[in-house]
Molecule: small-subunit ribosomal RNA
Organism: uncultured Eubacteriales bacterium
């Protein structure tokens, strides 16, 4: 885009079309084929008339009309359907010298004279009916002889002409047979009849070409194929029969199976094509199923006949009737398809002389948005941008000129009036009071459907919370859904809109136009070769292909173009074009083809020559392994990562000699050679295939490819017979392991080897079919030939054949290929068409088997796959770094205690942190408070903030009750600030509501902050360049560095964030300054205490100094590095602060802030008490120790950095002490904390101790409202574990580790923690193999949530489709036999018999002919039988798919 559509929602009008696609299922009822009296005899009716005397009645005649029957014509058309049919059925073009044709037209001729019947009718009879029988009467355009008759027919003879094989045409002669009908009219005449010819029309038959799928259908056929003869037909013909022959069809697809009416056309498409065959038109077939003939011009007949079957109906049970796939209609089926209408007015048909009759053909109407087309549902103005709705940042925005309102219009619908054409002289109109016209009223009666994540035009809110649901594909939904549902808004189409189904397109996705096969699906394992396809140069001819114009045909409709008619359009009509095809005849001769001649370059042959693991057979050889024998020799050997099994004192392994046997051939050996491929490797001989070079003698296109076919074809395997040294599936044992039916080890059988057969497959690979030609180069290698040079060798050059590498153009998705093409072309073969199912099932075929070849479907998924890119990863590689290992030192893990965590417990043990990067963490300090938790008691605008109203106080203190909060009472002192004196503000109390409040949830909604990789050296950008692109380059490479630090090189050149530096502390020094600091000199003192001084120390400002600057070596003349000098310091001097792009949905909603959700007399606030401090246990981090490098006692030096007024506190006194009392000084370079510890001396002498100090008791001290749960300290007493710590594991490279003390923050009090300070002060680093982490380059990848990845198979469960299955059931088409209806044909004299003939005195007899009966052939349905094919189903079973 389309539809004969259906479904959902909705629905105003008209025109034109269309309407059982399913059950070719069954049908009630009515209608659909009759007509002619001018063919015929009757009968009847009416009128007139005649006769019987008259009414009446009867009989006759005439006229008009009706008609059962005889007869004629029609009924074979029209109408319906598509079951069957794969066919000369259809289409197209031809043929009939092999045919027919009623009615119609034209022409010629003719119609004489007779005969016998029969229906109707009547009588009798049978039957329920349908219907029928016998006898009798009668007519014809019904029937039958005779006559006449040709140019017609048949046969025979014959002449001429023509042709296409049988023959045809035109004549002549002879013989034979065959015709007729009348009717109407007064008549003329008209209509009919017979014979013949011609035409027209309609048919019959034959042929060329075309016409679906399946090879898992490969062979089919017996009247079959042909001939002769006969029969039959309108006609040819095996159409039928007799005889003869053995043919005919088939890979160019026979036969069989499935499906199907064919075409003009229709839909789609740029076209080529693909799909389709409703309506309209042509052809065919069919008429309940099957068979058959009759009649006829025509049928094997839809509304005829006979028979058989099924079904339905009637019946008196004896027998009868029927056929809607005609029009309506009914039931049924189905998603689904209409009225039991009107009329013959028109068009057409049948009959008739005509009038006319008939016509469910047809013309019309009815129903249905089923389709196409047209129209309407109003138009213009109208901003207070109304109300309402929706959203909102609360300002507004939007719906929206939309509405209201004002002014207009009236198509359709409604009412009223008029009123056709369709009708060619007249008459006749179903449609129809229709179309159309006029008038009236009034915006009045007339809008929905789908969508809004992308594709795809159109977005917000709420609800929901992986639920409900959506979905064409991708996908959406797990609490902020533009994707679900609803609403508002928007978009699209519009009397429709969506959905479903089907077809074409897009799809170059079956590729003729117009595809591919190295790696995506796809080259056969390889050769030989049949059919077929294709094929070198020249000449001549033919004209099949080809080309040109011409003729015929290609029906009409449809299509296209131009017009015309309905108001327009759809629709209809006219004219033209087109219908790309087929056929005929003529012409051309380039190309293909065919025929003939010729050529040598393709192909082949000959001659000469060399190379080779080419093949087959036979023989020979040495090394090695194993075994046997003998000697020597002694305890192990062997094997592995390490072992063990195994062998060995019965003498192994080792070693020497001898022997046996089998298999394989080291070195040479090489991306070397040969072969079609598989493949081929010691040497010799015999036989044998092919390729190559040179030559140019011979043939003269002999060629290429190759469906089927035939052959070869690794390894494993199979059969028979041998052989068996080594190796070695299976198997056994030993190890390894959680296990180990494995990898490793010790053994070991088939097999490996040979002969003869079979198998026929491999990643049979270059994953690359064969042939031919052409298209830049460079460089190896193998074989041959030629040339140059001086004979020769080497070398060099040229050339042919093979085999490699690199590379340009070109090709390619890229990788790559690139004269050995995957380039450019031609020819032939094979193969592919999403993944899985599956190379499976079934069938066939081959095989001894194993299995091979051929080879599906259901179902299922939205991917599977290729190449390349960036990352990440690797028990991949290279380089490098780090207390990473190593080398060391000290620890942890064991003990006790402290502290944190888990777990458990609990009313509560609040919460968070979770590998590194949680666990002396948030917490720089939980008795109350803190506090968030629990129990209980209270409050509800609230403990806190803002706004409003009222009052003016509030409050401290005291008393009582209470656990307290709080409540009640009392209540001193006292009245805040500004003022325009009205009031306002502050504060407090009371009140109402907005609100407060939340350490409630979500760190996976967030901000901010922080940790970590990691102080690792990285992370990026602009421009340019390369690539189809993702991306790459730069940033890689060579060096170097702590460093992407620097240098060099380079299609890159630059830049940014990081590194470094700039900042702080520290190490040296100069200068300035000199109090509270300092004191060398002078004076003074108990004392730098004081005077004095600022030199020194120190303090703190400003400077200096270090930069690979200098020298030498190395390095590339670089960067740099190594060593040295000088220097306080040397190669970033030491330390700190400083943390790139990013990663971990890392941590934190409980610091804070914050979206959303939740609570609101409670999840808020407050009070008391309790808890966070529990304790079988497990872990982390610390402290103290285990002692002599020590403990205890005593003596006595040297620090740094800090703190201090709600504070530090000297001194003095008391106490053993904690501490207390008193109190100077100091807001601090002044006073104070404050004593440093180390050190030195004495003692202890290796013990659970004079070590260790836990635990516990008693008595005290301090802080605080309060030390019970639950603080710290002192004294005395007590004196636990612990004697250096398993597996494992941590820190540290120099003023570091270790060790010693000091201070501070938090804090009322509480420090083994944390943060700082100084003292003493080591050991070791060979080095980078390994462990961990990291950086760069490279490589592989099926990973990208990125190895904590991905992913395979079994098992268990559920569901789905499918194979097998003892079987069972159903169907289809054949075959064999039986039976055999109707009927044609043939035979027959049993029986009957008008016409004609003969005959008889005789209507008698005989004959010809005919009917009935009987017989025979054929013959439908039916029956029996064994097979074939298809489908359904089945216990059980196999695999497959999905979850």
């Nucleotide at each position: 885009g389309a539809u004969g559509a259906a479904c959902g929602c909705u629905g105003g009008c008209g025109g034109c079309g269309u309407g059982c696609u399913u059950a070719a299922c069954a049908c009630a009822u009515g209608c659909a084929a009759g007509u002619c009296g001018a063919a015929c005899g009757g009968a009847c009716a009416u009128a007139a008339u005649u006769a019987g005397u008259u009414u009446a009645c009867u009989a006759g005649u005439u006229a008009u009309g009706u008609u059962a029957g005889u007869g004629g014509c029609g009924a074979a058309a029209g109408g319906g359907u598509g079951a069957g049919u794969a066919a000369c059925g259809c289409g197209u073009g031809g043929g009939c010298a092999a045919c027919c044709u009623a009615c119609c037209u034209c022409u010629u001729a003719c119609a004489g004279g007779g005969g016998a019947a029969u229906a109707a009718c009547a009588a009798c009879g049978u039957g329920a009916a349908a219907a029928c029988g016998u006898u009798g009467c009668u007519a014809a355009u019904a029937c039958c002889g005779c006559a006449u008759a040709a140019c017609a027919a048949u046969u025979a003879u014959u002449u001429a002409a023509g042709a296409c094989a049988u023959c045809u045409u035109a004549g002549a002669u002879a013989a034979u047979a065959c015709a007729a009908a009348a009717g109407a009219g007064c008549a003329a005449u008209c209509u009919g009849g017979u014979a013949a010819g011609a035409g027209a029309u309609g048919g019959g038959c034959c042929c060329g070409c075309g016409u679906c799928c399946g090879a898992u259908u490969a062979g089919u056929u017996a009247g079959u194929u042909g001939g002769u003869g006969a029969g039959g037909u309108a006609a040819c013909g095996g159409c039928u029969c007799a005889c003869c022959a053995a043919g005919a069809c088939c890979g160019c697809g026979a036969u069989c199976g499935g499906u199907a009416g064919c075409c003009g056309g229709a839909c789609u498409g740029a076209g080529a094509g693909g799909u389709u065959g409703a309506a309209c038109g042509g052809c065919c077939a069919c008429a309940u199923u099957g068979g058959g003939a009759c009649u006829g011009a025509g049928a094997c007949a839809c509304g005829g006949c006979c028979c058989a079957g099924a079904c339905u109906c009637c019946u008196a049970c004896g027998g009868g009737a029927g056929g809607c796939a005609g029009c309506a209609g009914u039931g049924g089926g189905g998603a689904a398809u209409a009225u039991u209408g009107c009329a013959c007015a028109a068009u057409g048909g049948a009959c008739g002389a005509a009038a006319g009759u008939c016509u469910g053909a047809u013309g019309c109407a009815g129903c249905a948005a089923c389709g196409c087309c047209g129209c309407g549902u109003g138009a213009a103005g109208g901003a207070a941008g109304a109300a309402g709705g929706u959203c909102u940042u609360c300002g507004g925005a939007u719906u929206g000129u939309a509405a209201a309102c004002u002014u207009c219009u009236u198509u359709g619908a409604u009412c009223a009036g008029g009123g056709a054409a369709g009708a060619a002289a007249a008459a006749u109109g179903a449609c129809a009071g229709u179309a159309c016209c006029u008038g009236a009223a009034g915006a009045a009666c007339a809008a929905g459907c789908c969508a809004c994540g992308g594709c795809u035009a159109a977005c917000u809110a709420c609800g929901u919370g992986c639920c409900a649901g959506c979905a064409g594909c991708c996908g959406c939904g797990g609490u902020a859904a533009u994707a679900c549902g609803u609403a508002g808004g928007u978009g699209g189409c519009g009397a429709g809109c969506g959905u479903u189904a089907u077809c074409c397109g897009g799809a170059a996705u079956u590729a003729c136009u117009g595809g591919g096969u190295g790696u995506a699906a796809a080259g056969g394992g390889c050769g030989c070769g049949u059919a077929g396809g294709c094929g070198g140069g020249a000449u001549u001819g033919c004209a099949a292909g080809u080309c040109a114009g011409a003729u015929g045909u290609g029906a009409a409709a449809u299509a296209c173009c131009a017009a015309a008619g309905c108001u327009u359009a759809a629709c209809u009509u006219u004219g033209g074009u087109a219908c790309u095809g087929c056929a005929u005849a003529u012409g051309a001769a380039a190309c293909u083809g065919c025929a003939a001649u010729u050529c040598u370059u393709g192909a082949g042959u000959g001659u000469c020559g060399g190379a080779g693991a080419g093949g087959a057979a036979a023989g020979c050889g040495g090394a090695a392994u194993u075994c046997c024998c003998u000697g020597u020799g002694u305890a192990g050997c062997g094997g592995u990562g390490a072992a063990a099994u195994g062998c060995g004192u019965a003498g192994a392994u080792a070693u020497a000699g001898g022997g046996a046997g089998g298999a394989a051939c080291a070195c040479c050996g090489g991306u070397g050679g040969c072969g079609a491929a598989g493949g081929c490797g010691g040497c010799u001989u015999u036989c044998u295939g092919g390729a190559c070079g040179a030559u140019a003698a011979c043939u003269g296109a002999c060629g290429c490819u190759g469906a089927g076919g035939c052959g070869c074809g690794a390894a494993a395997g199979c059969g028979u017979g041998g052989g068996u040294a080594g190796c070695a599936a299976a198997c056994a044992g030993g190890a390894u392991u959680a296990g180990a039916u494995a990898c490793c080890c010790u053994g070991g059988u088939a097999g490996u080897c040979c002969a003869c057969g079979c198998u026929g497959u491999a990643a049979a690979c270059g994953a690359u079919g064969g042939a031919u030609a052409c298209u830049a180069g460079g460089u190896g290698u193998a074989g041959g030939a030629g040339g140059u040079a001086u004979c020769g060798a080497c070398c060099c050059c040229u050339u042919c054949u093979g085999u490699g590498c690199c590379g340009g153009a070109g090709u390619a998705a890229a990788c790559a290929c690139a004269a050995u093409a995957a380039g450019u072309a031609u020819c032939c073969c094979a193969c592919c068409u999403g993944g899985g199912g599956a190379g499976u099932a079934c069938g066939g075929u081959c095989g001894c088997a194993a299995g091979g070849c051929u080879g599906a479907a259901a179902c299922u998924c939205a991917a599977a796959g290729g190449a390349a890119u960036u990352g990440a990863c690797g028990g991949g590689g290279g380089c490098c770094c780090g207390c990473a290992c190593a080398a060391g030192c000290a620890g942890u893990g064991g003990a006790g205690u402290a502290u944190g965590u888990g777990g458990u417990u609990u009313a509560a043990u609040u919460c968070g942190a979770a590998g590194c990067a949680a666990c002396g963490c948030g917490a720089a300090g939980a008795a109350c408070c803190u506090u968030a938790c629990c129990a209980g008691g209270a409050c509800u605008u609230g403990a806190c903030a803002u706004c409003c109203c009222c009052u003016g106080c509030a409050u401290a203190g005291c008393a009582u009750a209470g656990a307290g909060a709080u409540a009640u009472g009392u209540g001193a002192a006292g009245u805040c600030u500004c003022u325009u004196c009205g009031g306002a503000g502050a504060c407090a109390g009371g009140g109402a509501g907005a609100c407060a409040g939340g350490u409630g949830g979500u760190g996976c909604a967030u901000g901010g902050u922080u940790g970590u990789c990691g102080u690792c050296a990285g992370c990026u950008c602009g421009u340019g360049u390369c690539g189809u692109g993702a991306g790459a380059u730069g940033u890689u490479g060579g060096g170097u560095u702590a460093a992407g630090u620097c240098c060099c090189g380079c299609a890159a050149c630059g830049a940014g964030c990081g590194c470094a530096a700039c900042c702080c502390c520290u190490a040296u020094u100069g200068u300035u300054g000199g109090u509270u600091g300092c004191c060398a000199u002078c004076a003074u003192u108990a004392a730098g205490u004081u005077g004095g001084g600022c030199a020194c120390u120190c303090c703190a400002g400003c400077g200096a100094g270090a930069c690979u600057g200098c020298c030498g070596g190395u390095g590339a003349c670089a960067a740099a590095u190594c060593g040295g000098a000088g220097g306080a310091a040397g190669g970033u001097g030491g330390g700190g602060a400083c943390g790139a792009c990013g990663u971990c949905a890392a941590a934190u909603c409980a610091u804070c802030a914050u979206g959303c959700c939740c609570c609101u007399u409670a999840u808020g606030u407050u009070c008391u008490g309790g808890g966070c401090u529990a304790c079988a246990c497990a872990c982390g981090u610390a402290c103290u120790a285990c002692a002599a490098u020590g403990g205890c006692u005593g003596u006595u030096a040297c620090a740094a950095a800090g703190g201090g007024c709600a504070g530090c506190a000297a001194g003095a006194g008391u106490g053993c002490a904690a501490a207390c009392u008193u109190a100077a000084g100091c807001g601090a370079a002044u006073c104070u904390c404050a004593a440093a510890a180390a050190a030195c001396a004495g003692u202890c002498u290796c013990a659970g101790u004079u070590c260790g100090g836990a635990u516990u008791g008693u008595g005290g001290g301090c802080u605080g409202c309060a030390a019970c749960u639950c603080g710290c300290c002192c004294a005395c007493a007590u004196g636990a574990a612990g004697u250096c710590g398993g597996a494992a594991u941590u820190g540290c490279u120099a003023g570091u580790a270790a060790u010693g003390g000091c201070a501070g923050g938090u804090c009322a009090g509480c420090a083994u923690a944390c943060u700082g300070c100084c003292g003493u002060g080591a050991a070791u680093a060979c080095g980078u193999u390994c462990c961990c982490g990291g950086g760069c380059c490279u490589u592989g990848u099926a990973c990208a949530c990125a190895c904590c990845g991905c992913c395979c198979g079994u098992c268990a469960c559920a569901c789905c489709a499918u194979g097998a299955g003892a079987g069972u059931c159903u169907g289809u088409a054949a075959c064999a036999c039986c039976c055999g209806a109707a009927g044609u044909c043939a035979g027959u004299a049993g029986u009957u018999u008008a016409a004609c003939c003969u005959u008889u005195a005789a209507c008698u007899a005989g004959g010809a002919g005919a009917g009935c009966g009987c017989u025979g052939c054929c013959g439908a349905a039916g029956g029996u039988g064994g097979g074939a094919c298809a489908g359904a189903u089945a216990a059980u079973u196999g695999g497959g798919g999905u979850g």